Large-subunit ribosomal RNA, domain I from Saccharospirillum sp. HFRX-1, 501 nucleotides, folded computationally. Its Rfam family is "Bacterial large subunit ribosomal RNA". Its family is annotated with structural constituent of ribosome and ribosome in the Gene Ontology. Taxonomically the source falls in Saccharospirillum (Bacteria, Pseudomonadati, Pseudomonadota, Saccharospirillaceae).
Context: one part of a larger RNA
RNA sequence: CGCAUACGGUGGAUGCCUUGGCAGUCAGAGGCGAUGAAGGACGUAGAAACCUGCGAAAAGCCUCGGGGAGCUGGUAAACAAGCUUUGAUCCGAGGAUGUCCGAAUGGGGAAACCCACCCAGCAUAAGCUGGGUAUCGUACCGUGAAUACAUAGCGGUACGAGGCGAACCCGGGGAACUGAAACAUCUAAGUACCCGGAGGAAAAGAAAUCAACCGAGAUUCCGAAAGUAGCGGCGAGCGAAAUCGGAUUAGCCCUUAAGCUGCGGUGUAGAUAGUGGAACGCUCUGGGAAGUGCGGCCAUAGUGGGUGAUAGCCCCGUACACGAAAUCUUAUCCGAAGUGAAAUCGAGUAGGGCGGGACACGUGAAAUCCUGUCUGAAUAUGGGGGGACCAUCCUCCAAGGCUAAAUACUACUGACUGACCGAUAGUGAACCAGUACCGUGAGGGAAAGGCGAAAAGAACCCCUGUGAGGGGAGUGAAAUAGAACCUGAAACCGUAUGCGU
Repeated sequence: CGCAUACGGUGGAUGCCUUGGCAGUCAGAGGCGAUGAAGGACGUAGAAACCUGCGAAAAGCCUCGGGGAGCUGGUAAACAAGCUUUGAUCCGAGGAUGUCCGAAUGGGGAAACCCACCCAGCAUAAGCUGGGUAUCGUACCGUGAAUACAUAGCGGUACGAGGCGAACCCGGGGAACUGAAACAUCUAAGUACCCGGAGGAAAAGAAAUCAACCGAGAUUCCGAAAGUAGCGGCGAGCGAAAUCGGAUUAGCCCUUAAGCUGCGGUGUAGAUAGUGGAACGCUCUGGGAAGUGCGGCCAUAGUGGGUGAUAGCCCCGUACACGAAAUCUUAUCCGAAGUGAAAUCGAGUAGGGCGGGACACGUGAAAUCCUGUCUGAAUAUGGGGGGACCAUCCUCCAAGGCUAAAUACUACUGACUGACCGAUAGUGAACCAGUACCGUGAGGGAAAGGCGAAAAGAACCCCUGUGAGGGGAGUGAAAUAGAACCUGAAACCGUAUGCGU
């Protein structure tokens, strides 16, 4: 040094576990904000830090309910000082307080800071307390230039707005990579992205629609029609509609309406705390019984979780049955208010020329819709459409408006589910994680779970540097479960023995 065996060290795989995730189902809710939000800074306890809660009235205050014996949040034990059956802590509802920043709104500003003015009250020496002072829009009032009347402007009052938020929705703008095996029309795609706006849904919507000589009868969504008819450097690709079957159905209005909004009342059912809630003993093994054996019981309850191993009957629950002072939601009905556009059945419209865009449809034979520009009718004895165009025929009535449901989505709340994960998985994050750390910044972004049933977390003694670490003793079922703590694989490193060299 190698091989073998045994025993260790190191290491943290594997097994088991789950506080956390993932994906859904059914409901709820679908907003918050100048009455100052979302998000923060700084404070706040007898006690230093962080988390949680709260705001100088600061882990809290008041009222009304629930509840019924302990309590003063967590890491985190002890101590101190207290509270509590005159009902605390705790849970629910409503209120009060709510520093500073932040739309931030008195002015400024390098957010959490600096500096003001006006009014009222109190003090009167400084000052203190309370309220107000942004901008824009709308309405009204006052004032008021060039410029006579006026208007612009200026000032005041009242009301509203502003910002945030996951997706869904509507509108205004709008790429490129890519594909076409290159590339320019085309595609990607009206996608990504930017901007504006709204709602719990939005949008659309009661035919100047389709159809085909038969008829249908607003819109939306799903299935088929159909990858069809078509469009297309007829390439790549793009791609309908009628019609049929379903979901859901609802119609109305413009000389003042359909309706909408909140309020009050009647009254129903819910939401936000809760209450009651059946039925088991012995024996054996064991540290421990829920396991074994024996004998019982309940069940509108044998979902689930916990308890020293596997519990219908030990505990929490579950089925079922009840419950609200207060606040909120709610079908229907009644009452009184407010709001309610454009305007007068739709004229610079329909239509036409030119240029674009949308339609599955790329200018094409290209109808239909929108309109930048130039034009420009008729008035129901009229007008539009039926895919160039004309006639016949059929059908509808534009240029005003409202409208639930079926549909889309889930940041958020509750209940439940899973041939979903089980700590290199599952969220980036099971753990004080968008943290530590990196970056000027935009931004990037971890690692890290498990003693035991219970701390019973090792009194005391010994070695040692008043160490680290260890040996006894003790606890425990177990300490090779000792906090570097369940199990403890391999690589890697040793010790002992044997053999080989």